c-di-GMP-I riboswitch aptamer from a Deltaproteobacteria bacterium, 85 nucleotides, folded computationally. Lineage of the source: Bacteria > Pseudomonadati > Myxococcota > Myxococcia.
[in-house]
RNA sequence: UUAGUGAAAGGGCAAACUCGCUGAAAAGCGGGGACGCAAAACCACGGGUCUAAGGCUUAAAAGCUACGACAGCCGGGUUGCCAAA
Numbered sequence: 001u002u003a004g005u006g007a008a009a010g011g012g013c014a015a016a017c018u019c020g021c022u023g024a025a026a027a028g029c030g031g032g033g034a035c036g037c038a039a040a041a042c043c044a045c046g047g048g049u050c051u052a053a054g055g056c057u058u059a060a061a062a063g064c065u066a067c068g069a070c071a072g073c074c075g076g077g078u079u080g081c082c083a084a085a
Stems, first nucleotide, its partner, number of pairs: 006082001012037002017032006035072001041078003045075003048070003054065004
């Protein structure tokens, strides 16, 4: 110095819930708020999950479907602070 690992220090992010806005919805954005997180930083490449406006089916009820969403579901890729044993 690099990698693994993660005591300490400085810090960082922000679940549920709630208020406002956007959206057909899932969900997202902003404020409050902290369940937790050593990548809970970024990326929809693979798997998975959620929604179904539109489309298809149906006598109806309903069902199927992603071009929508989830990175705090898993894997993968990229980048990063500190440094004890």